[in-house]
Background: Predicted 3D model of a 353-nucleotide part of an RNA (large-subunit ribosomal RNA, domain IV) from a marine metagenome. The prediction has a mean pLDDT of 90. Its Rfam family is "Bacterial large subunit ribosomal RNA". Gene Ontology terms of the family: ribosome and structural constituent of ribosome.
Context: one part of a larger RNA
RNA sequence: AGCGCGUUAAGGAACUCUGCAAGAUGGCUCCGUAACUUCGGGAGAAGGAGUGCCCGCGUCAGGUGAAGGGGCUUGCCCCCGGAGCCGAAGUGGGCCGCAGUGACCAGGCCCAGCCGACUGUUUAGCAAAAACACAGCCCUCCGCAAACCCGUAAGGGGACGUAUGGGGGGUGACGCCUGCCCGGUGCCGGAAGGUCAAGGGGAGAGGUCAGCGCAAGCGAAGCCUUGAACCGAAGCCCCGGUGAACGGCGGCCGUAACUAUAACGGUCCUAAGGUAGCGAAAUUCCUUGUCGGGUAAGUUCCGACCUGCACGAAUGGCGUAACGAUCUGGGUGCUGUCUCAACGCGCCGCUCG
Numbered sequence: 001a002g003c004g005c006g007u008u009a010a011g012g013a014a015c016u017c018u019g020c021a022a023g024a025u026g027g028c029u030c031c032g033u034a035a036c037u038u039c040g041g042g043a044g045a046a047g048g049a050g051u052g053c054c055c056g057c058g059u060c061a062g063g064u065g066a067a068g069g070g071g072c073u074u075g076c077c078c079c080c081g082g083a084g085c086c087g088a089a090g091u092g093g094g095c096c097g098c099a100g101u102g103a104c105c106a107g108g109c110c111c112a113g114c115c116g117a118c119u120g121u122u123u124a125g126c127a128a129a130a131a132c133a134c135a136g137c138c139c140u141c142c143g144c145a146a147a148c149c150c151g152u153a154a155g156g157g158g159a160c161g162u163a164u165g166g167g168g169g170g171u172g173a174c175g176c177c178u179g180c181c182c183g184g185u186g187c188c189g190g191a192a193g194g195u196c197a198a199g200g201g202g203a204g205a206g207g208u209c210a211g212c213g214c215a216a217g218c219g220a221a222g223c224c225u226u227g228a229a230c231c232g233a234a235g236c237c238c239c240g241g242u243g244a245a246c247g248g249c250g251g252c253c254g255u256a257a258c259u260a261u262a263a264c265g266g267u268c269c270u271a272a273g274g275u276a277g278c279g280a281a282a283u284u285c286c287u288u289g290u291c292g293g294g295u296a297a298g299u300u301c302c303g304a305c306c307u308g309c310a311c312g313a314a315u316g317g318c319g320u321a322a323c324g325a326u327c328u329g330g331g332u333g334c335u336g337u338c339u340c341a342a343c344g345c346g347c348c349g350c351u352c353g
Base pairs, nucleotide, nucleotide: 002347003346004345005344006343007342008341010339011338014337019334027051028050029049030048031047036041038173052095053094054093055092056091057090062086063085064084068080069079070078071077072075096100108332109331110330111329112328113327115324116323120132121131136171137170138169139168140167141166142165148157149156150155174319175318176317177316179249180248181247184246185245186242187241188240189239190238193237194236195235199231200230204226205225206224207223208222211218212217250268251267252266253265254264277311278308289305290304291303292302293301
């Protein structure tokens, strides 16, 4: 020096990515407790006081319940009775120490914000979370030999259930809500027309061969090889519907009697051009935007603004009490985190032996 632990003047987060770590708080009784709220909560809010030992108190709360007495249904019975014993709380007085939950065990607290409602679940072995799940909400499939799943099958699950049921998908308590687009893709419905497979169908073509012909060649039937028209389902094309289906939700120019801005107008494109709400956000590039707050000083934080590079409504939008070993900012208490280090104890290590 290292590891573990203890103490420390003055200061008290100046440390640092961060109060990480360590301190501090701590039990019980009493007093007393805000915003907000889903009226349950928030609450152990916060903040305070007390706490040991000895003596006394009054019929001491209360507990237990002897002797004795009474009753009858004679029992380990019931009723009256109150001795003795146990014994808080309260109150008065006294005693000691620095200190009385005397050691051990035993919340630090408050304010604001993001995310997720919540209790739960998870990466066995670097992640516990704002991820997963979740009640609730919605869409869709399924009429029972159900849909769906496992299996080649038999068979089984679903379910000894039956639409208040079961399967699949999305969203994720609760509150207020959830706009516009069906052109593309998907799904559902339609079936007139177009296209279209196997199959049916056989026009026609070729090979062979009897026969004919001097030959070139022609060539019936059969057999063999091909094979057009025509008839052929679903699907696709086509016609409609459908968004809590996959998804999408514009540009340019001008305009008001200061300026600025543009309720207003024009024009192009689109299936339709983003409603409510929110907004420099877990989303904002420019950006440490601008203004306000907090600080002596604030790239973080909170409140606003809106120029949203590139929020937006169940790939949900915006709020929200409670909850969180979550994350962010601030305050208070307290501290060796630090200014700035020192000493002590244990271990390890080193030297000698």